[in-house]
Molecule: Bacterial RNase P class A
Organism: Anaerohalosphaeraceae bacterium
RNA sequence: UGAGUGGGUCAGGUGGUCGCCGGCUUUAAUGUGCCGGAGGAAAGUCCGAGCAGGACAGGGCACGGUGGCAGUUAACGGCUGCCCCGGGUGACCGGCGGGAAAGUGCCGCAGAAAAUAUACGGCCGAUGGUUCCUUCGGGGACACAGGUAAAGGUGAAAUGGUGCGGUAAGAGCGCACCGCGAUGGUGGUAACAUCAUCGGCAUGGUAAACCCCACCGCCUGCAAGACCAAGCAGCUGUCAGCCCGGCCCGGGCAAUGACAGCGGGUAGGUUGCUUCCCUUUAUGGGAGAGCUGGCUGGCGACAGUCGGUCCAGUUAAAUGGCCACCACCUUGCGGAAGUGAGGUACAGAACUCGGCUUAUCGACCCACUCAGUUU
Numbered sequence: 001u002g003a004g005u006g007g008g009u010c011a012g013g014u015g016g017u018c019g020c021c022g023g024c025u026u027u028a029a030u031g032u033g034c035c036g037g038a039g040g041a042a043a044g045u046c047c048g049a050g051c052a053g054g055a056c057a058g059g060g061c062a063c064g065g066u067g068g069c070a071g072u073u074a075a076c077g078g079c080u081g082c083c084c085c086g087g088g089u090g091a092c093c094g095g096c097g098g099g100a101a102a103g104u105g106c107c108g109c110a111g112a113a114a115a116u117a118u119a120c121g122g123c124c125g126a127u128g129g130u131u132c133c134u135u136c137g138g139g140g141a142c143a144c145a146g147g148u149a150a151a152g153g154u155g156a157a158a159u160g161g162u163g164c165g166g167u168a169a170g171a172g173c174g175c176a177c178c179g180c181g182a183u184g185g186u187g188g189u190a191a192c193a194u195c196a197u198c199g200g201c202a203u204g205g206u207a208a209a210c211c212c213c214a215c216c217g218c219c220u221g222c223a224a225g226a227c228c229a230a231g232c233a234g235c236u237g238u239c240a241g242c243c244c245g246g247c248c249c250g251g252g253c254a255a256u257g258a259c260a261g262c263g264g265g266u267a268g269g270u271u272g273c274u275u276c277c278c279u280u281u282a283u284g285g286g287a288g289a290g291c292u293g294g295c296u297g298g299c300g301a302c303a304g305u306c307g308g309u310c311c312a313g314u315u316a317a318a319u320g321g322c323c324a325c326c327a328c329c330u331u332g333c334g335g336a337a338g339u340g341a342g343g344u345a346c347a348g349a350a351c352u353c354g355g356c357u358u359a360u361c362g363a364c365c366c367a368c369u370c371a372g373u374u375u
Stems, first nucleotide, its partner, number of pairs: 001371010012326007020037005026031001039346001043357002046355005051221004058249004063217005068082005083097001084095004098212002103210002105206003122148003127145002129142005160178006179201001180199008225271004234262006241253004275287004279282001288310001290309008327344007
């Protein structure tokens, strides 16, 4: 200097003017004045919870979810660290990562053969067989019987791999190394790593196929619930019942009951809703998976402790429009100063919180890797 990898911050600013919502103050009231008013993802609704109801709340089956080890968290399928496998020169990235000796299924085409398999072409033919020659020592031919899985072919994968020796030709047949199995040692909490000894030792893969194993899981959801107002008109049927996701046990409610169908009427508002509780109503006290700063511990995610603080509350939905200047980016002119034009993304709270995933114009910061050059 260039090319990369991982992580973090911001999400335009200032002023004026007009308008909207909430709170406080003031006013007889309307006014007035002051303060506050969308996000890093508010999105998707994919997970987990808080909270509310079933309900006083359980056990089991089925069903569903997760799946290396250890930790963290209110919990999670999240996050952190480590192990193993794969990719990358590397920083790093990816992982439906338990079990194939419980069972079932599948591995098309090709190939001889795809699981307790097999010999297509091939190699050998020492031994047995047939046959020719012979100097009777033997030599040759056939490839019949037989031996063979090393070389070749097919395939993702062919009954361990590479090399040497050996053999008629071959083969763990023997040896060395690797691999596999058994038994131990060392390190580590563990997943695992590594070492040693013995043994020629083999019967593939696939579970984001069914399945087995371990752990976890009650259901519905703010359109949950609570309260007020308004308004009526009942009829029929079933059952002694109805409710608790499906089923069983069990439990609760009910006897003028419950459920189902038909028909009629009303359908507006408050609250939940924005931290909560208490009292002596004060810049008070307490609480909280709330937010945040410091310190301590930890590789880290996080934990503890001491301070500070309580940050929009809508209901078809407020948080905005205009003007000016500045900031950043692109570009024209210019030697420069400067000047002109254009642009500034994705996007909008609806009970709250912890995550994941997706979208995105740009600016900046930190650490690391590789390549080249210079000193």